[in-house]
Context: one part of a larger RNA
This record gives sequence, C1' cells and structure tokens, in this order.
RNA sequence: UGACGGGGACCCGCACAAGCAGCGGAGCAUGUGGUUUAAUUCGACGCAACGCGAAGAACCUUACCAAGGCUUGACAUCCUUCUGACGUAAUUAGAGAUAGUUAUUUCCUUCGGGACAGAAGUGACAGGUGGUGCAUGGUUGUCGUCAGCUCGUGUCGUGAGAUGUUGGGUUAAGUCCCGCAACGAGCGCAACCCCUAUUAUUAGUUGCCAGCACUUCGGGUGGGCACUCUAGUGAGACUGCCGGUGAUAAACCGGAGGAAGGUGGGGAUGACGUCAAAUCAUCAUGCCCCUUAUGUCUUGGGCUACACACGUGCUACAAUGGUCGGUACAACGGGAAGCGAAGGAGUGAUCCGGAGCAAAUCCUUAGAAGCCGAUCCCAGUUCGGAUUGCAGGCUGCAACUCGCCUGCAUGAAGUUGGAGUUGCUAGUAAUCGUGAAUCAGAAUGUCGCGGUGAAUGCGUUCCCGGGUCUUGUACA
Repeated sequence: UGACGGGGACCCGCACAAGCAGCGGAGCAUGUGGUUUAAUUCGACGCAACGCGAAGAACCUUACCAAGGCUUGACAUCCUUCUGACGUAAUUAGAGAUAGUUAUUUCCUUCGGGACAGAAGUGACAGGUGGUGCAUGGUUGUCGUCAGCUCGUGUCGUGAGAUGUUGGGUUAAGUCCCGCAACGAGCGCAACCCCUAUUAUUAGUUGCCAGCACUUCGGGUGGGCACUCUAGUGAGACUGCCGGUGAUAAACCGGAGGAAGGUGGGGAUGACGUCAAAUCAUCAUGCCCCUUAUGUCUUGGGCUACACACGUGCUACAAUGGUCGGUACAACGGGAAGCGAAGGAGUGAUCCGGAGCAAAUCCUUAGAAGCCGAUCCCAGUUCGGAUUGCAGGCUGCAACUCGCCUGCAUGAAGUUGGAGUUGCUAGUAAUCGUGAAUCAGAAUGUCGCGGUGAAUGCGUUCCCGGGUCUUGUACA
C1' cells in the first nucleotide's frame, strides 16, 4: 500500500421490513444430472451452468453409432497426358452412394492452337466440429450503471509511498459548494443520441358530417384539410420564479404557473480492473496429433431411451368460477415460391375458390378478459384435463422409431402444497389476448405489442451485496 476481521462509524440497494402474486405438493412441457445404450454428438456447472449455445434434431441439419463405398479426395491452386464434353431424359442392378446401357449434346481460330469442361496420372498439397480457452486474437458474462480509477508538475518522506482523492455540508453521482501544500488534467458521472408525454408549423389518395350536397346509409361519392393521425422542422423544463431553512454557498423543503418539476418515464451507453471466468464447436490462430483416415460420400439408426433426482415453465385444484346465448373496444408487426378476401362444402381441423395487395389503400384481422342475460349449487362435480382407443385433416420424397391439428369416446392425479425459497415500488405486480423472428411442417420457449389494473413502504435493529473513512493483523 492492499486484502481480511463472527472490529467501529456513516451511507445506499425490492437487501430486510410492509404488502401482492408465486415456486417447493399434482399432471404435463422443457433443460440438466444419473442410469441405460451400438450411439444416446459436443459445450455450459454457486451467484454469473440447467426453456443455456439451439431464432425451432422425421431426412437434411449432425458433429454420434452400425453397415456399404472413395483415397490428390466433397472443396482450392499448380504440372503432364487424353477426350469433347458437362448436363438433360429414359432404363437396369443396388438400401442408397455408386456402376452400366440408350438418346441428345461446346465455343473461338491465323488451322499451329487456345478458352471451357470432363477423365486418368504424379506429387506438392487439400481436409479435420481432432487436442490444448492454462499458448492466443476477437467476442461475452460478472462485480455494476456501482462511483469509482489514474496522471503531470509541486510538496512531504532515507524508502516503499503519501498528498491531490482526506475534512465540513450536499447529491442518484469523485454531483456541486466551502476549506485545505497543493495546482491542474484524463478515463468514468452528467449532457449530447433514440422512444414516449404537450404544443406550433409544413404536407394531405389515412381521417372527418366538423359545415354543405348526393347516397345503394358503407367517408360510399362530390367537396374540404378544421380535427384524429402520419412524419419532417421547431417550441417547451432551466431549481427559471416566489417563500422558508442553510455558512450570505452548494443544496434541501413548500408553493405558483404548467401537458410535464426538480435526472418527467423508458432505452442505448458498462471507467481502471477482478474471476488463469466462458468460448480452439461462430470465426481467426501458435504448437501437437490423424493422412486408404480422427478426411470424405451414402442408407438406416441415435441426439426423442427411463427405477430415479434437480432447475425453469404451462395447466389446474374452481362460484371473483365453469358452460351456453347476445354484445363492445386495441397496439406493435408480417406478406409474392407470400398474405390470401367474398362466396360455397364440412360438427371441426380443413378443403374448393380465387378478388385484392410488393401494401397508411388489399390480406393477416376474429381481439380476449369486459358488459348483459340464462344455467350449474359446493360435489372429485356441468371443476380439472392427463392418459388411451377409434375416425379424420395438414405439411413434406417420407410422419413406424419421432410432427402438428380436429371430432367422438375415455376421463387419471389434483380440494391451495413441509422445511425452505423467488419476483415486484406504478401504468409496476397480477391478469387478458395479440404479433414477429427461426421455419416446408413443428412453442407452454424467446423477443415485442396493447387491454384491464392493484396492495404496501413505519423504518434501517437484523439477513445479503456494495461504497467511503477509521482500527487490528503471525497474511501478500
């Protein structure tokens, strides 16, 4: 100087407390361990691995296993020789890779050859999701959006170092003020950026009866940009104003005006560093290893197994509910090998159909909880839907291993969950539906969107984590 302390002082955080909803019990989905297996490919392991890489394993993917093939190779460059192909179509053998047969089939030219493609050969080489993340780059997690981490000159100290950065206040903040052997500066904080909340203006193939006319009563038409909206440019919030407290400072408390008030709300943004943290399987890369195989092609299987254990979720256990009928209101998005309307068939999944739309114009698009009625009467039930049987639909060469959906039948556990444990402070929690990426098909996952919309917060004694100062130390 650090680090540590079941030392001290001060401060902060959904850290506790006060509340709300959960998890831990049940069924199922999904990930992991374990076990099994020919193989169940590999990685990730306290927080910070476990709905994680994977924004989507039937084949492919695929790296694993079995079997069948190839060896200059599936892919790249160079050399030599030969050929005119390669490809396409049909056909034979085969599980296919592959092998054979038939038909068809290049361009330029100074006729020497050249371009391109294929075959054969030779070796240089290719290839490796093989090892090492404890050889590395790059990227990422975490402490932590915590308020810290440093430097120049000066001063002090023999020196390591100190000072500045400590102190008195204050702040979300090393934020700002005052003081001070320090004076300045840098990386962080804040601001500059994006979305959102108000408004002016510009612009109207969305919107409006706002005022007029027509109307098949649909902004449908004429007409018009006032309003809504869209998307560009501005304005607006700065402790600016008033009062009080305070060292007359910084600031804090209250108020006015205002759509918004003291960082308005949210996002992006992650200092010096820590964990030999993660990744050689995104990629790149040193070294080591394989080279008729640890490379490569193919068919089938596996990654989907199942005495069990754990994590994360979904659905429930019901009456603030279930079922039936009627009825109302969104936003973000996506669409051409696409979205797919009207109309029709079917109990339904879906099918027929094909208008319109490269989309503020058409489609997706029906919103659901809600509201108004009816019924059920506290039961393992008109709760709950697992499981299983049968019959169908869709995608796709192909749904047996191993997809999703529909109908009929079946109708399991479950009556609110031990010790313990998680999230959340406001348009939040809870609850309701909805869109997208991936994607032929396949979400209870992920990332977004809007609808309805709470309770509690005395406070900092305690638990956890962090910051500053100080103290002890057989630690570095």